[in-house]
Two RNAs folded together computationally: RNase P RNA and transfer RNA, 412 nucleotides in total.
RNA sequence: GGAGACGGCCAGGCAGCCGCUGUCCCCGCGUAGGCGGGGAUGGAGGAAAGUCCGGGCUCCAAAGAGCGGGAUGCAGGGUAACGCCCUGGCGCGGCGACGCGACGAAGAGGGCCACAGAGACGAGUCCCCAAUACCAAAGUAUUGGGGGGUGAAACGAGGCAACCUCCAUCCGGAGCAACACCAAAUAGGCAGGCGAUCGAAGUCGGCUCGACUGAAGCCUGCGGGUAGGUGGCUUGAGGCCUGCGGGUAACCGCAGGUCCAGAGGAAUGGCUGCCGGUCCCACCCGGGCUCGCCCGGCGCGGGAUCACAGAACCCGGCUUAUCGGCCGUCUCCCAUU
RNA sequence: GCAGGCAUAGCUCAACGGGGAGAGCGCGACGUUGCCAGCGUCGAGACGUGAGUUCGAGGCUCACUGGCUGCCCCA
Repeated sequence: GGAGACGGCCAGGCAGCCGCUGUCCCCGCGUAGGCGGGGAUGGAGGAAAGUCCGGGCUCCAAAGAGCGGGAUGCAGGGUAACGCCCUGGCGCGGCGACGCGACGAAGAGGGCCACAGAGACGAGUCCCCAAUACCAAAGUAUUGGGGGGUGAAACGAGGCAACCUCCAUCCGGAGCAACACCAAAUAGGCAGGCGAUCGAAGUCGGCUCGACUGAAGCCUGCGGGUAGGUGGCUUGAGGCCUGCGGGUAACCGCAGGUCCAGAGGAAUGGCUGCCGGUCCCACCCGGGCUCGCCCGGCGCGGGAUCACAGAACCCGGCUUAUCGGCCGUCUCCCAUU
Repeated sequence: GCAGGCAUAGCUCAACGGGGAGAGCGCGACGUUGCCAGCGUCGAGACGUGAGUUCGAGGCUCACUGGCUGCCCCA
């Protein structure tokens, strides 16, 4: 110098103006719920995604055990738990750093092994050699030996368990649209009252009379409960920062500091300016040149663009998507000393 | 937001305890006819994508992609 391996981090930056939203404080109005104004402070991610695992939480079910069903599968450890993580063994890949692995059992049983091949697990003999018997010979039979050819696998305690199964371990079901509370209109439920020609009730624009319809309902109260609203809703097996200790590591313990988003048809945004990265065009400078052009620049001007994506009860993982950049450790090759 | 199925030809469906992917309608060409329809013959056309298990995958496993369905209470 080149090519890589592993781990960690960032996710364009700054300023101004205008907005959205949570909390707290102050002022004004209001009996109150609350409304308006001002100020302070907080406001997406490493994956918030897929919803694939594991838990918290809520409701339902539930004595215990079994059957059935599902999941996992080397050993030890970590953890609230896991199908996750760490360490070690074994196997595979790589020169190597390192990476990947559903990695128990085929000596319990069932099933499958297409095509090819004589034969696919039951047994049996396509071929070759030798010996013996029959025989003139070809050949046939018996015995012993070989392993040519097919195939993933060829007789060997065959292969397949991401086929059934066996063994070991674990698992009740549903999910915040869970669930709890407040609570319209309409319909329906329950109770009481009124109502059969002595007329409930309705219509004739409000009342009375009157007329008409009319044998079925009307009124009041209560409870469930829908729309709607509130809680659940972010303080939690927390996270982050610093230091110390234990452990190979995952991880654990102690001390100090810090409350670090809570919207809910759903906030976290928009504009402008400067700077930064990348790309394109034109110019300038230097070099090469086959005169078409090519390469380089802390150079200058203009333009475009800034990865994947976006909380929806919360947390631990896995998987998938992701422009580019930074840091650390290590490996291989080349050159030089 | 949560939960559960599904994906095979242009459309509707088969194949199914893994062994060489088919049918009907549709499409194209040819024949039949004076022409069309119909009929006959022939043909093109697919396992959503990518890995894994296996000798071998449309079917098994995993991860993506697309699309569908359901989700208050009483009666």